[in-house]
RNA sequence: GGAGCCAGCCGGGCGGCGGCCCCGGUUCGCCGGGGAGGAAAGUCCGGACUUCGCAGGGCACGGUGCCCCGGGCAACCGGGGGCGGGGCGACCCGACGGAAAGUGCAACAGAAAGCAGACUGCCCGCAAGGGUGAUGGUGAAACGGUGCGGUAAGAGCGCACCAGCGUCCUGGGCGACCAGGGCGGCUCGGCAAACCCCACCGGGAGCAAGGCCUAAUAGGGAGGCAGUGACUCGGCCCGACGAGCCUCCGGGUUGGCCGCGCAGAUAAAUCGUCGCACAAAGACAGAAUCCGGCUUACAGGCUGGCUCCACUC
Numbered sequence: 001g002g003a004g005c006c007a008g009c010c011g012g013g014c015g016g017c018g019g020c021c022c023c024g025g026u027u028c029g030c031c032g033g034g035g036a037g038g039a040a041a042g043u044c045c046g047g048a049c050u051u052c053g054c055a056g057g058g059c060a061c062g063g064u065g066c067c068c069c070g071g072g073c074a075a076c077c078g079g080g081g082g083c084g085g086g087g088c089g090a091c092c093c094g095a096c097g098g099a100a101a102g103u104g105c106a107a108c109a110g111a112a113a114g115c116a117g118a119c120u121g122c123c124c125g126c127a128a129g130g131g132u133g134a135u136g137g138u139g140a141a142a143c144g145g146u147g148c149g150g151u152a153a154g155a156g157c158g159c160a161c162c163a164g165c166g167u168c169c170u171g172g173g174c175g176a177c178c179a180g181g182g183c184g185g186c187u188c189g190g191c192a193a194a195c196c197c198c199a200c201c202g203g204g205a206g207c208a209a210g211g212c213c214u215a216a217u218a219g220g221g222a223g224g225c226a227g228u229g230a231c232u233c234g235g236c237c238c239g240a241c242g243a244g245c246c247u248c249c250g251g252g253u254u255g256g257c258c259g260c261g262c263a264g265a266u267a268a269a270u271c272g273u274c275g276c277a278c279a280a281a282g283a284c285a286g287a288a289u290c291c292g293g294c295u296u297a298c299a300g301g302c303u304g305g306c307u308c309c310a311c312u313c
Stems, first nucleotide, its partner, number of pairs: 001309010013276006020035006037284001041295002044293005049206004061202005066081006082096001083094004097197002102195002104191002119136001121132004144162006163187001165184008210258004220249006232240002
C1' cells in the first nucleotide's frame, strides 16, 4: 500500500422562519409542554393482561431437539466445549434425535437412481444360451478403496492395509465425545425446514380481548287495569269505537367512555425551507394494548482488535 475477518456504535447537529397532531393555560392575540425506530417491519416464538373456564389422563395440533456452566417466569441469550462442513488465514456455517419401523421423493444426463437388473465390453459355447460387474462413459449421488493372489473371464472369492457399520473391552473426560484394541458379516446408499417415529414441553381464544353507561324496535318476565267496556277521540260529560292498555324488570342495538401510557387518535399528526460547520446529509423504513426475543431490510460513516499478500527499512 492492497484485499479481507470480528466486535461495538452513529445513521444527523445547531440556529432562523413557516406548518401538522395531542394536552394545559388564555386578556382569544397567543403562550407553555409533549410528539417514532434500530428495526416502529414480518407477525415467527414467549410473557403480561382479558375472558371461557378449572386443564388428571388420552387423541389431535403446535413448539423444541449435541454437551457443561450461568442469566431469565418463559421464549431465548451469554461463556466454554464436542462433532460435521467451508476458508491459505483472521474466522464463518450447522433444526446437530431417528433413514437395518413404514410410506414417499430424486430434474437433466446415464444401460441402470433402489433392488433389482446390464448398453458397450470381457469370457465359455458350433449355436441356443450362460457367466461377469473388473472396462468405457453419465450424474449431486453408481452397490467399499488400493495392491497381491485367484479365475475361462471376473468378483470380498481369498489375503494385507485403509475407510465405514455393528458389537465387546480398556483408558481419558462432569458430559457431548475422544484414543487404542479384539471380534463379526463383508458394505446394509441419499433426503425427516417430505409424511412419519422418538423424547420433552404447551388448556382454548385474543385489545374487533374485555368492562361500564345508555336512546329505540321486536320478542320475554312480574304487577296493576280491562266486554260490569280499559286504551283512544287535545281538559270534563254524553256519545262513538271494540281488545288490549299502563308501570317496572330484563334485553343490549345505536352512541359514548374505560382498557390506553407526558406520542397515541381517526386507517390518517411527528414536516418543509434557508443559513452555518462539514467530503456530504443521501439508506431501510413509520407506532396502534404493552414487554422480552428471533428473523428480515439498510446509502454512507466512526471506533477498537485481528488475518493474508506485496514492497521498503
A computed fold for a 313-nucleotide RNA from an Armatimonadota bacterium, annotated as Bacterial RNase P class A. Its Rfam family is "Bacterial RNase P class A". It is annotated as a ribozyme. Lineage of the source: Bacteria > Bacillati > Armatimonadota. The coordinates come from a structure-prediction model, not an experiment, and the mean pLDDT is 77. The sequence was found by an Rfam model in a public genome assembly.